[in-house]
SAM riboswitch aptamer (S box leader) from Planococcus koreensis, 111 nucleotides, folded computationally. The model forms 97% of the base pairs in the Rfam consensus. The coordinates come from a structure-prediction model, not an experiment, and the mean pLDDT is 83. Lineage of the source: Bacteria > Bacillota > Caryophanales > Caryophanaceae > Planococcus. Its Rfam family is "SAM riboswitch aptamer (S box leader)". Rfam links the family to the GO term regulation of gene expression.

RNA sequence: UUCUUAUUCAGAGCAGGUGGAGGGACAAGCCCUAUGACACCCGGCAACCGGUCCAGCAAAUGGACACGGUGCUAAUUCUUGCAGCCCGUUUAACGGGCUGAGAAAUAAGAA
Numbered sequence: 001u002u003c004u005u006a007u008u009c010a011g012a013g014c015a016g017g018u019g020g021a022g023g024g025a026c027a028a029g030c031c032c033u034a035u036g037a038c039a040c041c042c043g044g045c046a047a048c049c050g051g052u053c054c055a056g057c058a059a060a061u062g063g064a065c066a067c068g069g070u071g072c073u074a075a076u077u078c079u080u081g082c083a084g085c086c087c088g089u090u091u092a093a094c095g096g097g098c099u100g101a102g103a104a105a106u107a108a109g110a111a
Stems, first nucleotide, its partner, number of pairs: 001111008013042001016041004022032003026081004043073003048069003051065005077103001082100007
């Protein structure tokens, strides 16, 4: 990097530290930002994989812990991006809603 599977409407520091201007994947929109973005450290959240313990004859499975590996810590994955259906208007375009797909992120496994 690619593929497979699962998850993505919950949760997590408005007085923590250092640096210091950009950031929210991409595009459009709309936002965040010197009342400090973003990054790193610390703290925190969660429980995907491993581990330990409990229930279970055992396997499956469920639960607890948060020890190891990750992850996450503005806004639903901020919204939409393709297709179908419904409503308004009704030729189209446009606006609103629903469903599915796509894209993206993360974990585990494989090449």